[in-house]
RNA sequence: GGGGUGUGGCUCAGUGGUACAGCAUGUGCUUAGCAUGCACAAGGCCCUAGGUUCAAUCCCCAGCACCACCA
Numbered sequence: 001g002g003g004g005u006g007u008g009g010c011u012c013a014g015u016g017g018u019a020c021a022g023c024a025u026g027u028g029c030u031u032a033g034c035a036u037g038c039a040c041a042a043g044g045c046c047c048u049a050g051g052u053u054c055a056a057u058c059c060c061c062a063g064c065a066c067c068a069c070c071a
Stems, first nucleotide, its partner, number of pairs: 001069001003067004009023003017054001025041005047063002050060002
């Protein structure tokens, strides 16, 4: 310098109409008990700030952090 990523504790999906799943956590069932399995619950207003829009996690601008690439 050009590019990419940023979403629960972790790994991620997603699309202009208040967000999916898995793991982890908690509760219950199952067991003599543990593990496994099953069910349920809690947990994120989507990196920050502006703009467009009736409405922005999504589109645009700027910034921050990280990643690798070129030199």

This is a predicted structure of a 71-nucleotide RNA (transfer RNA) from Castor canadensis.
The coordinates come from a structure-prediction model, not an experiment, and the mean pLDDT is 82.
It matches the Rfam family "tRNA". The family's RNA type in Rfam is transfer RNA.